[in-house]
RNA sequence: CAAUUAGUUUCCUAGGGUUCCGUUGCCGUUGGCAGGUCUGGUCCGAGGGGAAACACGCGGAUAGUCUUAUCCGUGUCUACACGGAGGGACAAAAGCCCGGGAGGA
Numbered sequence: 001c002a003a004u005u006a007g008u009u010u011c012c013u014a015g016g017g018u019u020c021c022g023u024u025g026c027c028g029u030u031g032g033c034a035g036g037u038c039u040g041g042u043c044c045g046a047g048g049g050g051a052a053a054c055a056c057g058c059g060g061a062u063a064g065u066c067u068u069a070u071c072c073g074u075g076u077c078u079a080c081a082c083g084g085a086g087g088g089a090c091a092a093a094a095g096c097c098c099g100g101g102a103g104g105a
Base pairs, nucleotide, nucleotide: 007054008053009052010051011050012049015044016043020041021040022038023035024034025033026032027031056075057074058073059072060071061070062069063068080100082103086098087097088096
């Protein structure tokens, strides 16, 4: 200096805003307008937060043959992980995406 690797999904949380619900205020009150510097419900939501399942590796057994399928056991969220600005989507914002990025140690 360069390359490769650090799996996928679901649920939850930190966090996030304001489409809907609720709430607050006002009004001409079957509703309408405004407010997220309204605790909340729906909603979004972590590479570096949590849990689980699957996947994957190894061993054994059974069946079949053109080396495959099923079952059981076992290992395993897996070493390390500081991080802008700016842009993007949905109603809008964010620890979401660009992004284990740029950069730094």
Guanidine-I riboswitch aptamer from Paenibacillus donghaensis, 105 nucleotides, folded computationally. Its Rfam family is "Guanidine-I riboswitch aptamer". Rfam's curators write: This family represents a conserved RNA structure found upstream of the ykkC and yxkD genes in Bacillus subtilis and related genes in other bacteria. Model confidence (mean pLDDT): 79 of 100. The RNAcentral record of the sequence draws on Rfam.